The RNA shown here (SAM riboswitch aptamer (S box leader)) has 109 nucleotides and comes from an uncultured Flavobacteriales bacterium.
Its Rfam family is "SAM riboswitch aptamer (S box leader)". Clan: SAM clan.
It was read from a public genome assembly, where an Rfam model found it.
RNA sequence: UUUUUAUGAAGAUAGAGGUGAGAGAUCUGGCUCGAUGAACCUCAGGCAACCGGCAAAAGCAAAGGUGCCCCAACCAGCCCCGAAGAAUAGUCUGAGGGAAUAAUAAAAA
Numbered sequence: 001u002u003u004u005u006a007u008g009a010a011g012a013u014a015g016a017g018g019u020g021a022g023a024g025a026u027c028u029g030g031c032u033c034g035a036u037g038a039a040c041c042u043c044a045g046g047c048a049a050c051c052g053g054c055a056a057a058a059g060c061a062a063a064g065g066u067g068c069c070c071c072a073a074c075c076a077g078c079c080c081c082g083a084a085g086a087a088u089a090g091u092c093u094g095a096g097g098g099a100a101u102a103a104u105a106a107a108a109a
Stems, first nucleotide, its partner, number of pairs: 001109007013044001015043004022033003027077004045069003049066003053060002073101001078098003084093003
């Protein structure tokens, strides 16, 4: 890097220092957060999703390998279905389901 499988319920920083304008994966549109400090780096702390550990199991722990600590995969885009509403241009909003894409883990190549 690619493929397969699983997950999005919940949980965990108003921490310290550095730095200084962007950030929410990418594109478009919207929405939100941000000098009362975004993102990133270091340190400290924490969580427990997967592997692993203990246990008959429920579960426990946080040694180890990854991961996470964002308000939320923020919403829409493609497909299906379209309640209801606005409007009278056949346009907009629109609950729900799926796909795609991205992320994380495990396994394989």